[in-house]
RNA sequence: AGAGUUUGAUCCUGGCUCAGGAUUAACGCUGGCGGCAUGCCUAAUACAUGCAAGUCGAACGAAAAAUAUAGAAGUGCUUGCACAUUUAUAUUUUUAGUGGCGAACGGGUGAGUAAUAUAUAGAUAACCUGCCUUAAAGUUGGGGAUAACAGAGGGAAACCUCUGCUAAUACCGAAUACGAUAACUAGACGCAUGUUUAGUUAUUAAAAGGGGCUCCAAAGCCCCGCUCUAAGAGGGGUCUAUAUCGCAUUAGCUAGUUGGUAAGAUAACAGCCUACCAAGGCGAUGAUGCGUAGCUGUACUGAGAGGUAGAACAGCCACAUUGGGACUGAGAUACGGCCCAAACUCCUACGGGAGGCAGCAGUAGGGAAUUUUCGGCAAUGGGGGGAACCCUGACCGAGCAAUGCCGCGUGAUUGAAGAAGAUCUUCGGAUCGUAAAGAUCUGUUAUUAGGGAAGAAUGGAAUUGAUAGGAAAUGAUCAAUUUAUGACGGUACCUGGAGAAAAAGCAACGGCUAACUACGUGCCAGCAGCCGCGGUAAUACGUAGGUUGCAAGCGUUGUCCGGAUUUACUGGGUGUAAAGGGCGUGUAGGCGGAGGAGCAAGUCAGAUGUGAAAUCCCGGGGCUUAACCCCGGAACUGCAUUUGAAACUGUUUCCCUUGAGUAUCGGAGAGGCAAGCGGAAUUCCUAGUGUAGCGGUGAAAUGCGUAGAUAUUAGGAGGAACACCAGUGGCGAAGGCGGCUUGCUGGACGACAACUGACGCUGAGGCGCGAAAGCGUGGGGAGCAAACAGGAUUAGAUACCCUGGUAGUCCACGCUGUAAACGAUGAAUACUAGGUGUGGGGGGAGUGACCCCUUCCGUGCCGCAGUUAACACAAUAAGUAUUCCACCUGGGGAGUACGACCGCAAGGUUGAAACUCAAAGGAAUUGACGGGGGCCCGCACAAGCAGUGGAUUAUGUGGUUUAAUUCGACGCAACGCGAAGAACCUUACCAGGAUUUGACAUCCAACUAACGAAGUAGAGAUACAUUAGGUGCCCUUCGGGGAAAGUUGAGACAGGUGGUGCAUGGUUGUCGUCAGCUCGUGUCGUGAGAUGUUGGGUUAAGUCCCGCAACGAGCGCAACCCCUAUUGUUAGUUGCUACGAAAGAGCACUCUAGCGAGACUGCCGUUGACAAAACGGAGGAAGGCGGGGAGGACGUCAAAUCAUCAUGCCCCUUAUGUCCUGGGCUACACACGUAAUACAAUGGUGGAAAACAGAGGGAAGCAAAGCCGCGAGGUGGAGCAAAUCCCUAAAAGCCAUCUCAGUUCGGAUUGCAGGCUGCAACUCGCCUGCAUGAAGCUGGAAUUGCUAGUAAUCGCGGAUCAGCAUGCCGCGGUGAAUACGUUCCCGGGCCUUGUACACACCGCCCGUCA
Repeated sequence: AGAGUUUGAUCCUGGCUCAGGAUUAACGCUGGCGGCAUGCCUAAUACAUGCAAGUCGAACGAAAAAUAUAGAAGUGCUUGCACAUUUAUAUUUUUAGUGGCGAACGGGUGAGUAAUAUAUAGAUAACCUGCCUUAAAGUUGGGGAUAACAGAGGGAAACCUCUGCUAAUACCGAAUACGAUAACUAGACGCAUGUUUAGUUAUUAAAAGGGGCUCCAAAGCCCCGCUCUAAGAGGGGUCUAUAUCGCAUUAGCUAGUUGGUAAGAUAACAGCCUACCAAGGCGAUGAUGCGUAGCUGUACUGAGAGGUAGAACAGCCACAUUGGGACUGAGAUACGGCCCAAACUCCUACGGGAGGCAGCAGUAGGGAAUUUUCGGCAAUGGGGGGAACCCUGACCGAGCAAUGCCGCGUGAUUGAAGAAGAUCUUCGGAUCGUAAAGAUCUGUUAUUAGGGAAGAAUGGAAUUGAUAGGAAAUGAUCAAUUUAUGACGGUACCUGGAGAAAAAGCAACGGCUAACUACGUGCCAGCAGCCGCGGUAAUACGUAGGUUGCAAGCGUUGUCCGGAUUUACUGGGUGUAAAGGGCGUGUAGGCGGAGGAGCAAGUCAGAUGUGAAAUCCCGGGGCUUAACCCCGGAACUGCAUUUGAAACUGUUUCCCUUGAGUAUCGGAGAGGCAAGCGGAAUUCCUAGUGUAGCGGUGAAAUGCGUAGAUAUUAGGAGGAACACCAGUGGCGAAGGCGGCUUGCUGGACGACAACUGACGCUGAGGCGCGAAAGCGUGGGGAGCAAACAGGAUUAGAUACCCUGGUAGUCCACGCUGUAAACGAUGAAUACUAGGUGUGGGGGGAGUGACCCCUUCCGUGCCGCAGUUAACACAAUAAGUAUUCCACCUGGGGAGUACGACCGCAAGGUUGAAACUCAAAGGAAUUGACGGGGGCCCGCACAAGCAGUGGAUUAUGUGGUUUAAUUCGACGCAACGCGAAGAACCUUACCAGGAUUUGACAUCCAACUAACGAAGUAGAGAUACAUUAGGUGCCCUUCGGGGAAAGUUGAGACAGGUGGUGCAUGGUUGUCGUCAGCUCGUGUCGUGAGAUGUUGGGUUAAGUCCCGCAACGAGCGCAACCCCUAUUGUUAGUUGCUACGAAAGAGCACUCUAGCGAGACUGCCGUUGACAAAACGGAGGAAGGCGGGGAGGACGUCAAAUCAUCAUGCCCCUUAUGUCCUGGGCUACACACGUAAUACAAUGGUGGAAAACAGAGGGAAGCAAAGCCGCGAGGUGGAGCAAAUCCCUAAAAGCCAUCUCAGUUCGGAUUGCAGGCUGCAACUCGCCUGCAUGAAGCUGGAAUUGCUAGUAAUCGCGGAUCAGCAUGCCGCGGUGAAUACGUUCCCGGGCCUUGUACACACCGCCCGUCA
């Protein structure tokens, strides 16, 4: 110090979340030691038991006990002893009662309390104060009771009553008065009431007590007391100022209320209380009410300012079961006192009594949750006492709890065979890992043994001495010596012994955030603080290994601050993100021009007091260190008092004119109100002319019209609105204002500088104005027109369109009070480059008009600096500053609910919460999209030709069926597709029969040559039996060995057309042969991005040219390649030939196949921008890419394929593998696609035999001639591994006939007879002949191909293949029609625009229902 999260990406706004610190904490897992702290936050709930406040016999009487002395009588008797009893005295001890002091402290808790509180600073001239200290004076003399005790009585008890006796430092008078108090007189002083000094008068005390010393007594002395007074210290009471939570959806509150007079009460002031009088007092600077809360020093956090909290420690307050009350006392309205009432608990003999843990422990309950019914008064402190001493759950300690903070340890060094094991693996290895083991050391803590504190002596006691006083002594003060006292605790600490021994966990590992792999799971189980993971390869779930972090703890949860400048004082905003009030006027308030003087409230400076201690900080010191503790300093930013300063603010006063206003003159204007007037138009009425329609729409209909409409002419009625002028022109605060005239009236502006002299700006509340719609009352009503009616449209149409039509719109008077009331921009003032329009006024120049220059006020545009997230704003600021007001703080819920106010109502103003989401939003960017725009292209449409869709057949698909009808392909871009050919095989499917290291591969061992005919069973695979034949290669020491092959055996493994094309490679389709897709550098932009690639032309083309903040480049386009069209040359066999034929000869021609030439807008003209290019022409075989082919940019579709192949993972392993036989893939109510053949005369049939191709194929082959057969075909076998031979015959063409028919069209279907291939033709092949002769007469909606050697039509060949094409791939023959053109349909390209889309319109999204 920041980070994640809105988007495809960006910037901004804005919320949510995280990392930090803290905690009286709790929970989960784990747990070695010590020190120091802390420990009911909930039920101020209820409490068993014990303890927490007593002490004084040196105040008093009394009682009891012990000891000593003296005496008495008794018993035992040892005759002077013992025992018990008893009397008196003395001493000591104990204590129920009277009395004194204390119990008002200490300890607990935070219920109440928003001020009778607290904090800070003051006041008390308005007060009190026991014990303590200092000082002055005194302590005289009397009296009457009462408890205890005794007796009697009542009661269950608690306790009570009566009678009698007695004491005091208990109680009550009297004397005295240093003084004190009150009144009066005089003086002095102060701060108003008053204070003080002197005098006079009046009033007012006490315990002759207790103890000690002097041998006793007396007297005296000493100590402790008592009374009065003054002062101090410490402690309180009261008063004042300031500060102290939330809600205004709490706005008015108050009758003892505010004040006065008098009396009372109090320690004291005061409505504190009472009587009377007056009518005040408080309040938007927040009264009153409601809610919440003990306050503070401080604590946590924060850079600070702040925010939050008020545990422990310390100060104050309040409370003591709840409420009320007084008594005693110096002090209480009293936690462990009293009385009353209430609730609860307990005892009871039912009559009545007792109690108060928010003291320390402890119990129950509540709760997520908080300890021992411990030790001791040794220390510190408190009460009592002269003291010893007693009391003290205050306190000091220990115990429990990782609750927190701090410290220590769980070992150190060495150690590579990098052990074993675990995990991962590409199987090579890697990691855990010097980690372990092993070796060498150390010995903290724990353990054991021994020693062993400080805290404790300025105090107590004893002794001695000194000092002052005293006659002396006790005594007082001081000093020295001696002595006793420790709960903790045999603790801390120290020393020795043994031995690495007894001591590590928790969380995390997708990003934020340090740290990764495997397996399991399969949107399941689960995780999650936010974003989000999980649907079969999860670094996010669970486990394991590894790693990271912290560590006797670690994580989770809760709470607070921080980050959050996300309430912004420091330190934010409001054109579009949330946010400017609709506008004015103006009250309070805030702020305010120039100069002079005074004051000193703010301000600044100095001094003083206070700001408790502790805390924080700094410097020291003590515990081995630290936490912790101690000392000193600083600080406590505050408040108050006082002394100064006078610039600024304030205030008082004097003065000024520039702010503001007034006067005078002048012109502009739909500014407002009222009255009057005007013409055009619509409608209606009357009358005329006139006849069949009018009207309305995309098209219609409803409607009007022969009872005369519409149209037209004339006259009239009535209401509303004011064409042109008219203008980002004018006026007004805004809403708003538009014919003309008049009256009344507001404001702004200019000129001038006469007057006032800061009179100003803003403005919470208040008051006023405020479009349209709406409401009330009364008018008015032509047109228009919600509602409503009808007609259309539509799936529907409560709409858009049409015909009607009522409120309303208009006027008057009231109400309402809202709008995208917008410039989405509050008002005012000042300053800050320019340019150009326009409205109004003034000045200059000019004879004058326009023009020009200048100035003020308005109203627009462009634009610099600056600002802004950007868009944009830019002197009319959204710039730079100042003042005041209003408003905002994530989205939704919601401008809703409740409350209040306003309104006749409708409704308005004010205005939440629960709950829910992680976004909502602004601006801009790139795409995509649009029934947006512009430009352009394509057999895209149009213009044509031929079809498909109807029939039959073939073929593929769906569906259905089946044991199986194997699988895949599904819009274009699946469907004569994979399949260039399913009878067996193929074959993957089904049934049945077999088989298990396997049909196939590698490794190991043993054996054998291998190979192989014939036999039996079986459907076959196979099994059984048996061997006829046969004997290979290399080396050899001839024994044999080796290679290869086969058989058998064991296991590693084979095998899978099983799954996943959404895990993949490769291959392919498609947009699309569309013209696009990008990069480097530069520039622009905060950025995503832009520019380049856009623009003007042009092209088939991002093709080329020109321009340009771009300049270049790459992949695409084109070209380079192949075929074809012309020609030259070279080469000629199997080709060709000038010969009647052959041979021979030759290579001119045809042809073949090599190398060349040729075409480039090159030439001419026109157009164009002197360009690119286009158009026309010449020449040429060919002309503007000559015609075809191959060639497919970045990418899109999770497109297709795991069944061509390869391949990860998963699955099967006597089976999902392998073999065999048979069946199936060929099924068949049906639907679709693609083809073939037709429906006929541009045709069918027949005939003659006569004509013309190209490209291919051929040895398990093509096969000629000849012969046989009607034919398929058979026979035959010449020739040919092919420019030689063969397939091979081309067919449309020509001639004749048929004459429009279901035919001499059409050929399906079926029967019979044959042929061919093949192991086999039934399921299930092809062909031939004869016979049979179906549908079909040109095809609905819809739809396909094609722009020239093309469509159409005609035949030929090939692959696959034993056989089987109407399919596929090729070849040539004949050979058209049409294109005006780009409005429309489809697809595509470029530019631009809108967007709430980005999975990108097959999007997003709203409502209803479930």
A computed fold for a 1410-nucleotide RNA from an uncultured bacterium, annotated as small-subunit ribosomal RNA. The RNAcentral record of the sequence draws on ENA and SILVA. The prediction has a mean pLDDT of 83.